[in-house]
Molecule: SAM riboswitch aptamer (S box leader)
Organism: Kiritimatiellales bacterium
């Protein structure tokens, strides 16, 4: 680091400081963010509850809880793209659902 598994419409910042022009993960079409500061470090402060810590119930399955280790604090992983079904309807659309890709955790060796 791969592979496996979970999880992906909740939820949390008008904060301080440098940084300075692009960002939303890649292509492509959209949309939106951005010198009234975007992006990136760091600090503070929050959200979760995935490990861990804990420990109520119970034969057993581990609630409440967060000290400690990722995570993560714009807009569903901004939104479509591939499949199927359904409907409208005339070959195009809207909606579901699923896959892919992607992220974060866990984790053999």
């Nucleotide at each position: 680091c791969a592979a496996g598994c979970a999880u992906u419409u909740a939820g949390a910042g008008c904060g301080g400081c440098g940084u300075g022009a692009g960002g939303g993960g890649a292509c492509u079409g959209g949309c939106c963010c951005a010198g009234u500061g975007a992006u990136c470090g760091c600090c503070c402060g929050g959200c979760a509850a995935c490990c861990u810590g804990g420990a109520a119930a119970u034969c057993a399955a581990g609630a409440a809880u967060a000290a400690g280790g990722u995570g993560c604090c714009a807009a569903g992983g901004c939104c479509a793209g591939g499949c199927u079904u359904u409907g409208c309807a005339g070959c195009g659309c809207a909606a579901a659902g699923c896959a892919a890709c992607g992220a974060u955790g866990u984790g053999u060796u």